[in-house]
Bacterial RNase P class A from a soil metagenome, 340 nucleotides, folded computationally. Rfam family: Bacterial RNase P class A. Rfam classes the family as a ribozyme. The model forms 94% of the base pairs in the Rfam consensus. The prediction has a mean pLDDT of 80.

RNA sequence: CGGAUGGGCAGUCGCCCCUUCGGGGGAGGAAAGUCCGGUCUCCAUAGGGCAGCGUGCCGGCUAACGGCCGGGGGGAUUCGCUCAAAGCGGAUUUUACGGAAAGUGCCACAGAAAAUAUACCGCCCGUUACCGGGUAAGGGUGAAAAGGUGCGGUAAGAGCGCACCGCGGCCGGAGUAAUCCGGCUGGCAGGGUAAACCCCACGCGGAGCAAGACCAAAUAGGAGGGGAGGAGCGGCCCGCUCCGUUCGACUCUCGGGUAGGUCGCUAGAGCCUGGCAGUAAUGCCCGGCCCAGACGAAUGACUGUCACCCGUAAGGGUACAGAAACCGGCUUAUAGUCCG
Numbered sequence: 001c002g003g004a005u006g007g008g009c010a011g012u013c014g015c016c017c018c019u020u021c022g023g024g025g026g027a028g029g030a031a032a033g034u035c036c037g038g039u040c041u042c043c044a045u046a047g048g049g050c051a052g053c054g055u056g057c058c059g060g061c062u063a064a065c066g067g068c069c070g071g072g073g074g075g076a077u078u079c080g081c082u083c084a085a086a087g088c089g090g091a092u093u094u095u096a097c098g099g100a101a102a103g104u105g106c107c108a109c110a111g112a113a114a115a116u117a118u119a120c121c122g123c124c125c126g127u128u129a130c131c132g133g134g135u136a137a138g139g140g141u142g143a144a145a146a147g148g149u150g151c152g153g154u155a156a157g158a159g160c161g162c163a164c165c166g167c168g169g170c171c172g173g174a175g176u177a178a179u180c181c182g183g184c185u186g187g188c189a190g191g192g193u194a195a196a197c198c199c200c201a202c203g204c205g206g207a208g209c210a211a212g213a214c215c216a217a218a219u220a221g222g223a224g225g226g227g228a229g230g231a232g233c234g235g236c237c238c239g240c241u242c243c244g245u246u247c248g249a250c251u252c253u254c255g256g257g258u259a260g261g262u263c264g265c266u267a268g269a270g271c272c273u274g275g276c277a278g279u280a281a282u283g284c285c286c287g288g289c290c291c292a293g294a295c296g297a298a299u300g301a302c303u304g305u306c307a308c309c310c311g312u313a314a315g316g317g318u319a320c321a322g323a324a325a326c327c328g329g330c331u332u333a334u335a336g337u338c339c340g
Base pairs, nucleotide, nucleotide: 001340002339003338004337005336007306008305009304010303011302012301013300015026016025017024018023028320032331033330035329036328037327038326039325040208041207042206043205052204053203054202055201056200057071058070059069060068061067072097073095074094075093076092077091078090079089080088081087098199099198103197104196105193106192107191120139121138122135123134124133125132126131147165148164149163150162151161152160166188167186168185169184170183171182172181173180174179212263213262214261215260222254223253224252225251226250229243230242231241232240233239270289271288272287274285275284276283277282307318308317309316310315
């Protein structure tokens, strides 16, 4: 650095769920962050486009992905070849890796010059010098300065010429492809930056289980019908009081919503053993298993013992953390122990 594991056993008392009433099940590798992708649900939606967001070498896997596997190219470190440099080969590791010959922008400081190139020191020629001309090998600045090494060449120099390497174009071969190899050819295209705008290709409708579905009080509204009476004063009668008969007391029916309840809710891209195919990711097959489902939200406490840590001892402690519709990833946290 990477991977695995994530205190063990026994008992008692509780809590949540299921039950055939005997009993059975009850947090995690990350349940976390909510960063991607999906299932499911509702809303929207003829088709196409713009805008916006995301992804970006190639092939494969997958329900899907920005994930995973394999491959290619580049970078870094190291080893070998080599006098050395460049280059080649091996190992380890890393990589957001489409386009800079469409356009626009930006490149601090330093520096002569940061991009239609330029000339500070230097070098060479002329010249006493000032100065004029040539040059871009050497020095200097910088993260970056118009290929690299060597030989020739020259006044000094320069792809000026040549060889090898690099680069562009064409052709051939290998490979599904990315790409690689070889040959021919051009002295050589003009720096960098696209996690700057942008261009190109591809993908994306929105909200989320507080989704959503069903049952359904009381009170107050609403619609329709009846309606001249209705209610209180302990049962009855009388009496009295209140409300009402255009704006309708009282009563019946209907409908929507709320409280509350039920479902969604956990048997699933499920887990385990074995076999087969494949380099692998992964897929297929046989057999076995059922493994939280709450909602003011259970999953706890104690005792004994063992392991480890702290402490002289009594005793104390056990990393990170904790389900909330579900699943596949990524990222982050993680004591101790084990493996490489």